[in-house]
This record gives sequence, structure tokens and C1' cells, in this order.
RNA sequence: GCCCCCAUAGCUCAGCGGAUAGAGCAACUCGGUUCUAACGAGUAGGCCAGGGGUUCAAAUCCUCUUGGGGGCG
Repeated sequence: GCCCCCAUAGCUCAGCGGAUAGAGCAACUCGGUUCUAACGAGUAGGCCAGGGGUUCAAAUCCUCUUGGGGGCG
């Protein structure tokens, strides 16, 4: 220098162009217990890496940038 993949909650990840963007774990509250834990019920947490474009509509398609990973030279 070229090519490919990835970026969504604190962490690990889902998400046929149209839902109020979800799950598990973690956190918090309540129950539970003599206490703690297991267990049960619930709550909060996201402007989907950033800019631009296409579209009636974009996390999703196109493009550029940034960061990470891999391959080639």
C1' cells in the first nucleotide's frame, strides 16, 4: 500500500427497509432467610462508532472517515 471481517445496554451477543430496538449475564428495588446465598417478582440502563447519500421510511442499503481484528505484498 491492497483486500476481507467487525463496531447495537456495563459485558457477551440477536435484530427479512416499517415494533415502543431485544435476550442472557451484571446492576438496583421488593419478596424470601435469624443473616447471607439459592430462588421468585419487578425496575433502570441505547440518540445502534461518526459524517454524507438513497428511500415515503435506514441499526439494516451505498459512500467516506475513525477504531479493532485477519490476510497478501

Model confidence (mean pLDDT): 81 of 100. Predicted 3D model of a 73-nucleotide RNA (transfer RNA) from a Candidatus Daviesbacteria bacterium. Rfam family: tRNA. By type it is a transfer RNA. The same sequence occurs in records of 6 taxa.